[in-house]
RNA sequence: CUUGUAGCCCAACGGUAAGGCACCAAACUUUUAAUUUGGGGACUGCGAGUUCGAUUCUCGCCAAGC
Numbered sequence: 001c002u003u004g005u006a007g008c009c010c011a012a013c014g015g016u017a018a019g020g021c022a023c024c025a026a027a028c029u030u031u032u033a034a035u036u037u038g039g040g041g042a043c044u045g046c047g048a049g050u051u052c053g054a055u056u057c058u059c060g061c062c063a064a065g066c
Base pairs, nucleotide, nucleotide: 001065002064003063004062007021008020009019015052023039024038025037026036027035045061046060047059048058049057
């Protein structure tokens, strides 16, 4: 200096978090796999501040990378 968001990867002009893989169920198939359809899962590293409202801005701490 940069980064930290779901099991993994990765988005999100300050307006209650998107997508992919994986996972679960169903259909199909002799079975598995593949394919199709549907479904669940993150209150965002921890704490505080600013704000009507913070993943986003500010400060401290922790962790990783350079």